[in-house]
RNAcentral holds the full RNA, with entries from ENA. This is a predicted structure of a 523-nucleotide part of an RNA (small-subunit ribosomal RNA, central domain) from an uncultured eukaryote. It matches the Rfam family "Eukaryotic small subunit ribosomal RNA". A reference for the family is Cannone et al. (2002), "The comparative RNA web (CRW) site: an online database of comparative sequence and structure information for ribosomal, intron, and other RNAs", BMC Bioinformatics.
Context: one part of a larger RNA
RNA sequence: UUGCAGUUAAAAAGCUCGUAGUUGGACUUCUGGCUGUUGCUGCCGGGCUGCCGCAAGGCUGCACUAGCGGGAUGGCCCAUCCUCUCGAAGGCUGGGGGUGCUCUUAACUGGGUGCUUUCGGAAAUCGGGACCUUUACUUUGAAAAAAUUAGAGUGUUCAAAGCAGGCUUACGCUUGAAUACAUUAGCAUGGAAUAAUGGAAUAGGACUUUAGUUCUAUUUUGUUGGUUUAUAGAACUCAAGUAAUGAUUAAUAGGGACAGUUGGGGGCAUUAGUAUUUAAUUGUCAGAGGUGAAAUUCUUAGAUUUAUUAAAGACUAACUACUGCGAAAGCAUUUGCCAAGGAUGUUUUCAUUAAUCAAGAACGAAAGUUAGGGGAUCGAAGAUGAUCAGAUACCGUCGUAGUCCUAGCCAUAAACUAUGCCGACUAGGGAUCAGUGGUGGACUAUAAUGGGCCCCAUUGGCACCUUACGAGAAAUCAAAGUUUUUGGGUUCUGGGGGGAGUAUGGUCGCAAGGCUGAAACUU
Numbered sequence: 001u002u003g004c005a006g007u008u009a010a011a012a013a014g015c016u017c018g019u020a021g022u023u024g025g026a027c028u029u030c031u032g033g034c035u036g037u038u039g040c041u042g043c044c045g046g047g048c049u050g051c052c053g054c055a056a057g058g059c060u061g062c063a064c065u066a067g068c069g070g071g072a073u074g075g076c077c078c079a080u081c082c083u084c085u086c087g088a089a090g091g092c093u094g095g096g097g098g099u100g101c102u103c104u105u106a107a108c109u110g111g112g113u114g115c116u117u118u119c120g121g122a123a124a125u126c127g128g129g130a131c132c133u134u135u136a137c138u139u140u141g142a143a144a145a146a147a148u149u150a151g152a153g154u155g156u157u158c159a160a161a162g163c164a165g166g167c168u169u170a171c172g173c174u175u176g177a178a179u180a181c182a183u184u185a186g187c188a189u190g191g192a193a194u195a196a197u198g199g200a201a202u203a204g205g206a207c208u209u210u211a212g213u214u215c216u217a218u219u220u221u222g223u224u225g226g227u228u229u230a231u232a233g234a235a236c237u238c239a240a241g242u243a244a245u246g247a248u249u250a251a252u253a254g255g256g257a258c259a260g261u262u263g264g265g266g267g268c269a270u271u272a273g274u275a276u277u278u279a280a281u282u283g284u285c286a287g288a289g290g291u292g293a294a295a296u297u298c299u300u301a302g303a304u305u306u307a308u309u310a311a312a313g314a315c316u317a318a319c320u321a322c323u324g325c326g327a328a329a330g331c332a333u334u335u336g337c338c339a340a341g342g343a344u345g346u347u348u349u350c351a352u353u354a355a356u357c358a359a360g361a362a363c364g365a366a367a368g369u370u371a372g373g374g375g376a377u378c379g380a381a382g383a384u385g386a387u388c389a390g391a392u393a394c395c396g397u398c399g400u401a402g403u404c405c406u407a408g409c410c411a412u413a414a415a416c417u418a419u420g421c422c423g424a425c426u427a428g429g430g431a432u433c434a435g436u437g438g439u440g441g442a443c444u445a446u447a448a449u450g451g452g453c454c455c456c457a458u459u460g461g462c463a464c465c466u467u468a469c470g471a472g473a474a475a476u477c478a479a480a481g482u483u484u485u486u487g488g489g490u491u492c493u494g495g496g497g498g499g500a501g502u503a504u505g506g507u508c509g510c511a512a513g514g515c516u517g518a519a520a521c522u523u
Base pairs, nucleotide, nucleotide: 004494005493006492007475008474012491014363016361017360021356022355023354026248032077033076034075035074036073037072038071040070041069042068043067045065046064047062048061050059051058052057083130084129085128086127087126088125092121093120094119095118096117097116098115099114100113101112102111103110134196135195136194137191138190140188141187149180150179153163154162165174166173167172206242207241208240209239211237212236213235214234215233216232217231218230253353254350255349256348258345259344261342262341266338267337268336269335272316273315276312277311278310279309280308281307283305287298288297324331325330368409369408370407371406372405373404378402382398383397384396385395420490421489422488424482425481427466428465429464432461433460434459435458436457437456438455440454441453443451444450470477471476496523497522498521505516506515507514508513
């Protein structure tokens, strides 16, 4: 590993990218015929044996046997290499010639059986050489210390053990001290399914042949030496010929191009809306605020309130939904510009380019931090008025940091669907969003292409309803199903509660802190 769990009990990294790693679609020699071998096996017969039976017949068995079927295994053929070559020693087999023996014939006529010679053929053994796609996997074998383990034999009196022992007229004789297992790696061997790998695309490809160049060697020319030729071998080059000459398919895998769309996706600029606060002017006059009730507070120097404006900074109501987009965080006034994305459509293109991912990287609410700006609102800290036994709180009035923008850091959240990502299958329904298709319906501008509705079909989304063949401890779940009938691929995490996300070390950070991360002890 087989063989755990991860919604809520411990446990899916906040999210995406990504290298090593791991895993990876389909396709290429299927099938048929003929013929052997078999101490394999089944059926139906025959023969024989034994038993029961008066007999008919029944049952059991076999070193017997005809036939049929199945299995195992070998050869040949149908387009289908089994590597090629040289040598050795023999054996097997086919044809031809010579010659013995024997049978036969009118006859070297024909048959059988030997010896010898010649021309072939096919296998097997041993050895040399030239070439060879490479592994995993699996079969068999050799090899693998003993003791241990399993296990055979054996009356240690039994047993744990031990490797002894047994028989006899105690002269002697005689049997053991087996066997199995022994996994990774290595060696040899049969198989060729499965999984990789390689080959011919700028042919520098295969095979055959001719011609040529260079080099080496051998034998014969009476001998020795030289040169050339011949022959044999090695390397190279041109040319010609042969061939079905040589590129699998286009994955309800993936990438790219194109088309019309679509979205509150992103960035920059622009623009709008009311509210709030403040200010200016204005009208009126005694209260206004606030609360459970009050008070702090503001007010004839006119508060609150009304009206007309202005400025500032923030925010984006209603429409707003079990609707959309985005990797997540997140995203909602108008318009313009910029690049990007998804889904759909496609008789477009490439052809395995893919999936998931240690290391590493980008983004990452709010709070916080640094430097500028801005500071309307709200508002940690703080100050107060209340409440109260107390109130350093809840309620009220102020109010600093902050809240907003720019440029850097930080990297965490109940970053939650508390549910990793990719792929397949398993069930019914009606809505909805985006695209596409329809000889389908009425409507609308001005003929038409169009546009908005209704209907049907179809892809891809966010969800929902009903059921449970299924799952679960249940709540519940179309996934949390296809799991003891356990294996599709891949990553991360957890192992009783505390101590403790603490200490220590490392590393990152300006800091706050983040990441990694124990133990003693206790229960």